[in-house]
RNA sequence: GGAUCCGUGGCUCAGCGGUAGAGCGUUCCGUUCACAUCGGAAAGGUCGAUGGUUCGAUUCCAUCCGGAUCCA
Numbered sequence: 001g002g003a004u005c006c007g008u009g010g011c012u013c014a015g016c017g018g019u020a021g022a023g024c025g026u027u028c029c030g031u032u033c034a035c036a037u038c039g040g041a042a043a044g045g046u047c048g049a050u051g052g053u054u055c056g057a058u059u060c061c062a063u064c065c066g067g068a069u070c071c072a
Stems, first nucleotide, its partner, number of pairs: 001071007010024004018055001026042005048064005
């Protein structure tokens, strides 16, 4: 320098046009003499950034930023 893939709550990932979800973690409540386990509830994300298409974009398109892999 060229190509491909990835970027979504603290972490690991789903969702691929119609007001964003799960598991783990955190906090609270119940249970226990107590801890753990178990059950219930809550908080927490303007979906990497900026534009474009669309009635509507996390989703499609372009550019950029960051990461991984391959080629030279």
A computed fold for a 72-nucleotide RNA from Candidatus Woesebacteria bacterium RIFCSPHIGHO2_01_FULL_44_21, annotated as transfer RNA. The RNAcentral record of the sequence draws on ENA. NCBI's taxonomy places the organism under Bacteria, Bacteria candidate phyla, Candidatus Woeseibacteriota. Model confidence (mean pLDDT): 82 of 100. It matches the Rfam family "tRNA". It is annotated as a transfer RNA.